[in-house]
Description: This is a predicted structure of a 165-nucleotide RNA (Lysine riboswitch aptamer) from a sheep gut metagenome.
């Protein structure tokens, strides 16, 4: 240098099935005051559709969800597992344009790995995710040490086999 096979543990992700939460909330019915807009993801145009046979509000009975997020449980797929950030394209959602989301590839570039704790952003939320900062801890390699340790470094790494040089 090349293959080819593993390690690090509340390890990493996708799938499914169940519980709770979201919430007595959103919607949709009744009655009651008022009266002309209202929907279709947010503004701006349009367009459809609904609307005094009462649209939105507001108050009051009665009814009353479901995504995504977390929990157990099992399967599958791995050990740059996989996340996040920056740029570019494709799809979404009545149509134009702006913008936000959301997905899927590819790229720049950071992280070895999970925990705690603060801060901020996301969320219905003291969950969860993400950024940042900080505190031990845990692999693994280098150095220095009798040894117990200590310091430092990064996963393009370490570690075991094969093959060349």
């Nucleotide at each position: 240098a090349a293959g080819u096979a593993g390690a690090g543990g509340c390890g990493c992700g996708u799938g499914a099935g169940u519980c709770a939460u979201g919430a007595g909330u959103a919607g949709g019915c009744u009655g009651c005051a008022u009266g002309a807009u209202g929907u279709a993801u947010u503004c701006a145009g349009g367009u459809a559709c609904a609307g005094g046979a009462g649209a939105g509000u507001g108050c009051a009975g009665g009814u009353g969800a479901a995504g995504g997020g977390g929990g157990c449980u099992g399967a599958c797929g791995c050990c740059g597992a996989a996340g996040c950030c920056u740029g570019a394209g494709g799809c979404c959602g009545c149509c134009u344009g702006a913008g936000a989301g959301g997905u899927c590839u590819c790229u720049u570039g950071c992280u070895g790995g999970g925990g705690g704790u603060g801060c901020a952003g996301u969320a219905a939320a003291g969950a969860g995710c993400u950024g940042c900062a900080u505190c031990a801890c845990u692999g693994u390699c280098a150095u220095c040490g009798a040894a117990a340790g200590a310091u430092g470094g990064a996963g393009u790494g370490c570690u075991g086999c094969u093959u060349g040089a």
The coordinates come from a structure-prediction model, not an experiment, and the mean pLDDT is 82. The RNAcentral record of the sequence draws on MGnify.